RNAcentral holds the sequence, with entries from ENA and Rfam. Transfer RNA from Chlorogloeopsis fritschii PCC 9212, 73 nucleotides, folded computationally. It matches the Rfam family "tRNA". Rfam's curators write: Transfer RNA (tRNA) molecules are approximately 80 nucleotides in length. Rfam classes the family as a transfer RNA. The source organism's lineage runs through Bacteria, Cyanophyceae, Nostocales, Chlorogloeopsidaceae and Chlorogloeopsis fritschii. The prediction has a mean pLDDT of 82.
RNA sequence: GGGGAAUUAGCUCAGUUGGUAGAGCGCUGCGAUCGCACCGCAGAGGCCACCGGUUCAAAUCCGGUAUUCUCCA
Numbered sequence: 001g002g003g004g005a006a007u008u009a010g011c012u013c014a015g016u017u018g019g020u021a022g023a024g025c026g027c028u029g030c031g032a033u034c035g036c037a038c039c040g041c042a043g044a045g046g047c048c049a050c051c052g053g054u055u056c057a058a059a060u061c062c063g064g065u066a067u068u069c070u071c072c073a
Stems, first nucleotide, its partner, number of pairs: 001072007010025004019056001027043005049065005
């Protein structure tokens, strides 16, 4: 210098053919227990890495940028 992949909740990851984003663990409250843990119920937490474009509508499609990983030279 060139090719490829990844970027979504605090962490690990889903999200199909574009139609207002979820799980597990963690966190908070309540229940249960003499109490703690486990367990049950409920809840908070995301402008989907950033900028622009296409579209009635973008996490998803297109272009660029950034970071990380990997391959080639």